[in-house]
RNA sequence: CUCAUCGAGAGGGGCAGAGGGACACGGCCCGCUGAAGCCCCGGCAACCCGUCACCGCGCGCCACCUGGACACCGCCAGGUCCGGCGCCGUGGUGCCAAAGGUGCUAAUUCCGUCCCGCGCCGAGAGUCGGUCCCCGGGGAAGAUGAG
Numbered sequence: 001c002u003c004a005u006c007g008a009g010a011g012g013g014g015c016a017g018a019g020g021g022a023c024a025c026g027g028c029c030c031g032c033u034g035a036a037g038c039c040c041c042g043g044c045a046a047c048c049c050g051u052c053a054c055c056g057c058g059c060g061c062c063a064c065c066u067g068g069a070c071a072c073c074g075c076c077a078g079g080u081c082c083g084g085c086g087c088c089g090u091g092g093u094g095c096c097a098a099a100g101g102u103g104c105u106a107a108u109u110c111c112g113u114c115c116c117g118c119g120c121c122g123a124g125a126g127u128c129g130g131u132c133c134c135c136g137g138g139g140a141a142g143a144u145g146a147g
Base pairs, nucleotide, nucleotide: 001147002146003145004144005143006142011041012040013039014038015037019030020029021028024113025112026111027110042105043104044103047101048100050096052094053093054092055091056090057089058087059086060085061084062083063080064079065078066077067076068075109141114138115137116136117135119131120130121129122128123127
């Protein structure tokens, strides 16, 4: 930098000792019944890897067809809409979660901030303003994974 996902899910212990929820502001929460941080043990999940199944493509062998050469078998070349088998070849889809690589394990990424729409309110005349949201969509920022 690109792509995907971000309303689901999953906590105990030890050390530590006052902060934490990414940053700024506002809000709202968590925290001395112990925050951050570090360590241990669990768990969740299905991004990567993996298991299994199916499908496509490719390759190989068999089968069949045509031709060459040949006494025959075998051989060589080409082909097959459909055929059979195999592949530690490749791609896709689905299922799973034993092992592995990450990640995560309060609250939607805690919520808002910028834009659009809906709703509501007030003006008013075909528009303007305000405002709220566990209304909707998008953006920005961020997080995680893969490249």
About this RNA
Predicted 3D model of a 147-nucleotide RNA (SAM riboswitch aptamer (S box leader)) from uncultured Nocardioides sp. The coordinates come from a structure-prediction model, not an experiment, and the mean pLDDT is 76. NCBI's taxonomy places the organism under Bacteria, Actinomycetota, Actinomycetes, Nocardioidaceae, Nocardioides.